[in-house]
The RNA shown here (transfer RNA) has 73 nucleotides and comes from a Candidatus Nealsonbacteria bacterium. The sequence was found in a public genome assembly. Its Rfam family is "tRNA".
RNA sequence: GCCGGUGUAGCUCAGGGGUUAGAGCAAAUGCAUCAUAAGCAUUAAGUCGGGGGUUCGAAUCCCUCCAUCGGCA
Numbered sequence: 001g002c003c004g005g006u007g008u009a010g011c012u013c014a015g016g017g018g019u020u021a022g023a024g025c026a027a028a029u030g031c032a033u034c035a036u037a038a039g040c041a042u043u044a045a046g047u048c049g050g051g052g053g054u055u056c057g058a059a060u061c062c063c064u065c066c067a068u069c070g071g072c073a
Stems, first nucleotide, its partner, number of pairs: 001072007010025004018056001027043005049065005
């Protein structure tokens, strides 16, 4: 330099045009216990990597940039 994958909650990931963007783990609060853990219930946490475009509507499609991983040279 060329080609491709990935980027969504603190972490690991799902969601591939329209419902309120979700799950597990982690965290907080409560229940329970003499107490702690486990268990149960509840809650919070996201401008979906940045910018632009298409569309009535974009996390999702297109362009570009950034980060990261891999292949070729």